[in-house]
RNA sequence: GGGCGACUAGCUCAGUUGGUUAGAGCGCUGGUCUCACAUACCAGAGGUCAUAGGUUCAAGUCCUAUGUCGCCCA
Numbered sequence: 001g002g003g004c005g006a007c008u009a010g011c012u013c014a015g016u017u018g019g020u021u022a023g024a025g026c027g028c029u030g031g032u033c034u035c036a037c038a039u040a041c042c043a044g045a046g047g048u049c050a051u052a053g054g055u056u057c058a059a060g061u062c063c064u065a066u067g068u069c070g071c072c073c074a
Base pairs, nucleotide, nucleotide: 001073002072003071004070005069006068007067010026011025012024013023019057028044029043030042031041032040050066051065052064053063054062
């Protein structure tokens, strides 16, 4: 330098054919329970879907550029 893949909650990851409110587990906060802790149960907070632009009535999903990381080739 070229090719391919990934980027979604604090972490690890789902998200189907573009469809109206974006989810799970763990973690975090509060409550119940306990002398206390843990477990369990209940509730809750937490999101620029990497960034910018485009297509569309509608974009996490499609297109383009850029960035970061990984793999391969030279």

Source information
Predicted 3D model of a 74-nucleotide RNA (transfer RNA) from Candidatus Puniceispirillum sp. The coordinates come from a structure-prediction model, not an experiment, and the mean pLDDT is 82. Its Rfam family is "tRNA". The family's RNA type in Rfam is transfer RNA.